[in-house]
The part of an RNA shown here (large-subunit ribosomal RNA, domain IV) has 329 nucleotides and comes from a metagenome.
The coordinates come from a structure-prediction model, not an experiment, and the mean pLDDT is 87.
It matches the Rfam family "Bacterial large subunit ribosomal RNA".
The full RNA is in RNAcentral, with records from SILVA.

Context: one part of a larger RNA
RNA sequence: CCACGGAGAAGGAACUAGGCAAAUUGUAGCUGUAACUUCGGGAUAAAGCUAUCCCUCCGCAAGGGGGGAUUCAAUGAAAUGGUUCAACCAACUGUUUAGCAAAAACACAGGGCCCUGCAAAAUCGAAAGAUGACGUAUAGAGCCUGAUACCUGCCCGGUGCUGGAAGGUUAAGGAAGCUUGUUAGCAGCAAUGCGAAGCUUGUGACCGAAGCCCCAGUAAACGGCGGCCGUAACGAUAACGGUCCUAAGGUAGCGAAAUUCCUUGUCGGGUAAGUUCCGACCUGCACGAAUGGUCUAAUGAGUUGAACACUGUCUCCUCCGUGAGCCCG
Repeated sequence: CCACGGAGAAGGAACUAGGCAAAUUGUAGCUGUAACUUCGGGAUAAAGCUAUCCCUCCGCAAGGGGGGAUUCAAUGAAAUGGUUCAACCAACUGUUUAGCAAAAACACAGGGCCCUGCAAAAUCGAAAGAUGACGUAUAGAGCCUGAUACCUGCCCGGUGCUGGAAGGUUAAGGAAGCUUGUUAGCAGCAAUGCGAAGCUUGUGACCGAAGCCCCAGUAAACGGCGGCCGUAACGAUAACGGUCCUAAGGUAGCGAAAUUCCUUGUCGGGUAAGUUCCGACCUGCACGAAUGGUCUAAUGAGUUGAACACUGUCUCCUCCGUGAGCCCG
């Protein structure tokens, strides 16, 4: 000096990003137990008392009442919850990055949409076949949301999906006609010209499905949910009016929020002092309703703030034990 233990005056979180670590608590019996609540809980809430031995009374006993004794200490060792208040998130038990993340992420019961009538849809496989399922719509597949409670507004213009079939467009294929080459034949002294049928080259009116255009529906489908100006008898504000644009202009609820830039917003609370925290306000840069909104008892090795108890975390370090290093030999 280090590691692991033990003890500490006075103070008691002043330490620190943060009470990290340590300490406190702890067992059993008896008493007692708040808000809130989904009436089950919360709850070992919290807060107290008792615990050994002797005498005596009661009792069948276990045990209980009263009196007393010893010790530093009687759950005499060990094992063995610190507690409370408030907020956020997730309802809950559960699951996860084997080896830096255990969570607010995943799952979940519950809710919804959509597909599927059985040789089901969906999936694997050139196929046979198999899963689904030896199941049959109270079933099976996919997607979203995520207990309960109260709710879930407006928009179908775009994209998607479903339905429709009048019109437009449209493939392969078919095809009247036109056309290229070739040449039996004819003409010509020859060169060559004309040229039927067949075969062949190209073109092609017209016929021709789904799809797309088109017409509707559909948002717990993907998604979206305005601007400017004026106005009330102080001032301020604007229930009200005007105007432009839109498919429709954000409803309820919540709101400086796990979302607020300006911002340490403003006011209140807590502190002697509070960029955090709690309660409000609303000017929401840029909340908002199953990409769910809001509240919520219980739960949480979750996040944040506060308090009590407790302590070497600290003021400020000291001593002891064991072991290592180091020094001496």